[in-house]
Context: one part of a larger RNA
RNA sequence: GAACGAACGCUGGCGGCGUGGAUUAGGCAUGCAAGUCGAGCGAGAACCGGUUUGUGGCAAUACCGACCGGGGACAGCGGCGAACGGGUGAGUAAUGUAUGGGCAAUCUGCCCCUAAGUUGGGAAUAGCCUGCCGAAAGGCGGAGUAAUACCGAAUGUGGUCCCCCUGCGCAUGCAGGGGUGUCUGAAGACGGGGAUCGCAAGACCUGUCGCUUAGGGAUGAGCCCAUAUCCUAUCAGCUUGUUGGUGAGGUAACGGCUCACCAAGGCUUACGGGUAGCUGGUCUGAGAGGAUGGUCAGCCACACUGGGACUGAGACACUGCCCAGACUCCUACGGGAGGCUGCAGUCGAGGAUCUUGGACAAUGCGCGAAAGCGUGAUCCAGCGACGUCGCGUGUAGGAUGAAGGCCUUCGGGUUGUAAACUACUGUCAUGAGGGAGCAAUGACGUGGGCGCUAACACCGCUUGCGAAUGAUAGUACCUCAGGAGGAAGACACGGCUAACUCUGUGCCAGCAGCCGCGGUAAUACAGAGGUGUCGAGCGUUGUUC
Numbered sequence: 001g002a003a004c005g006a007a008c009g010c011u012g013g014c015g016g017c018g019u020g021g022a023u024u025a026g027g028c029a030u031g032c033a034a035g036u037c038g039a040g041c042g043a044g045a046a047c048c049g050g051u052u053u054g055u056g057g058c059a060a061u062a063c064c065g066a067c068c069g070g071g072g073a074c075a076g077c078g079g080c081g082a083a084c085g086g087g088u089g090a091g092u093a094a095u096g097u098a099u100g101g102g103c104a105a106u107c108u109g110c111c112c113c114u115a116a117g118u119u120g121g122g123a124a125u126a127g128c129c130u131g132c133c134g135a136a137a138g139g140c141g142g143a144g145u146a147a148u149a150c151c152g153a154a155u156g157u158g159g160u161c162c163c164c165c166u167g168c169g170c171a172u173g174c175a176g177g178g179g180u181g182u183c184u185g186a187a188g189a190c191g192g193g194g195a196u197c198g199c200a201a202g203a204c205c206u207g208u209c210g211c212u213u214a215g216g217g218a219u220g221a222g223c224c225c226a227u228a229u230c231c232u233a234u235c236a237g238c239u240u241g242u243u244g245g246u247g248a249g250g251u252a253a254c255g256g257c258u259c260a261c262c263a264a265g266g267c268u269u270a271c272g273g274g275u276a277g278c279u280g281g282u283c284u285g286a287g288a289g290g291a292u293g294g295u296c297a298g299c300c301a302c303a304c305u306g307g308g309a310c311u312g313a314g315a316c317a318c319u320g321c322c323c324a325g326a327c328u329c330c331u332a333c334g335g336g337a338g339g340c341u342g343c344a345g346u347c348g349a350g351g352a353u354c355u356u357g358g359a360c361a362a363u364g365c366g367c368g369a370a371a372g373c374g375u376g377a378u379c380c381a382g383c384g385a386c387g388u389c390g391c392g393u394g395u396a397g398g399a400u401g402a403a404g405g406c407c408u409u410c411g412g413g414u415u416g417u418a419a420a421c422u423a424c425u426g427u428c429a430u431g432a433g434g435g436a437g438c439a440a441u442g443a444c445g446u447g448g449g450c451g452c453u454a455a456c457a458c459c460g461c462u463u464g465c466g467a468a469u470g471a472u473a474g475u476a477c478c479u480c481a482g483g484a485g486g487a488a489g490a491c492a493c494g495g496c497u498a499a500c501u502c503u504g505u506g507c508c509a510g511c512a513g514c515c516g517c518g519g520u521a522a523u524a525c526a527g528a529g530g531u532g533u534c535g536a537g538c539g540u541u542g543u544u545c
Stems, first nucleotide, its partner, number of pairs: 001545004006541005013391006019384002026347003030344003035080003040077002047070006054063002087302003096229008106221002111217008119153001121151002129142005158184002161181001162179007188209006196203002230274003237267003242264008277299004281292004304325005327338004355381001357380003363377001364375004394424004404415004428486001430481005444466008489534005494515003500529005510517002
């Protein structure tokens, strides 16, 4: 000199863009953060309409009940999602990360392409109703019902295994072809409709979405190899599933991954100890290098602590399950409930780090045919000079160089064109008025074209027009109004280092980054005037180069 997720002191006008728990991976009240589908299924409350018996009333009509139709809340079964998104950096020095390869040793829901199919049956169970136990959380029975839930059977385009042939490869093999061989599959839902059948439902035809099998792709993941990746020898030997082989098991898959047997190997900055998430990057520097890894992006790890599996395409799963532990809460003392390292917020510790805000309008994600619903992701707003950038706090004229202050050799000098005063301007702030863009897709209405089809229905694709939708926010921006009105400080002034005098003090009080100042003329302490440097900041401290 530059830099910072900074802190502290004094001071503080506005805006844009960023950024903000670095310490206790300490404990947490409260609210919210993952749902969705009625076009998979059965049932169905409130409410609305209609009919009707009864009761009250002269009547209009009111009330109770029953039936029919609509309606669709809260639950339940089922599907998909919940493995994403969001947080943190504890652990980890290599099971990680970075770069480059490999899998002839692998899996992959949703998505895209291709081929073939989607037949016919069965047994249950939740919800609801009901009995019992329990304070509760919840549990045990009974009756009974549905499905795209569950289970057999049929069908094999295909696929697995077995056998055979051909080609290729260094290779355990890979690719292609063949076989009366073997095992292996499914589910429906919602629209539309001319002929035919049918008492009707419907069959039937057709469209869309699904379902099954297989091949390919895409995406995601798993595994292997090489190289690189902090300090320490006051750590010198380490290792027994250890190193290799054979066989078996296991896995999606290779492998001591596991096991039995056999051999006795394997490693050498190993082993041990300390510290640490890694990278793209960031800071600094002419570079080489050094330091660093906050925000953003990629990978990894973790989710009260330790262990475990289940489900699933995917987890050994932050707001799933089980066991153990510590802690907190409820309890009728028998037993239960919980997990903010999600967003806000709270206590604690700390030099130190924000609102218990708005909205799903946009972007994205989940579900859904769609409308849409959900989303503390996200978009916005709030707070903090924490950083950076921009703007302002006026402009021009104005000398009897006013008054006051300070200094003085008492002549004057200086503050100083500074002020006053005159003439203007109107950024920002303030008030008033106008007022965007972010919104166009999808869906809806309507018109055209193409496709599908028996069809001019329906549906799909495409194209034109119309209407609707904004949290931010009456914000940005524009116009007008008025008036210099509302907006300057901080540090320094002995040398390094730009900037000097007076007064007070008297080795005292104090200053100080280093050298050093102060013991009666202190440009170094304290105050004042003046000056210098930066400026909504200025200094100090800490850390890095």

This is a predicted structure of a 545-nucleotide part of an RNA (small-subunit ribosomal RNA, 5' domain) from a metagenome. The prediction has a mean pLDDT of 85. The RNAcentral record of the full RNA draws on SILVA.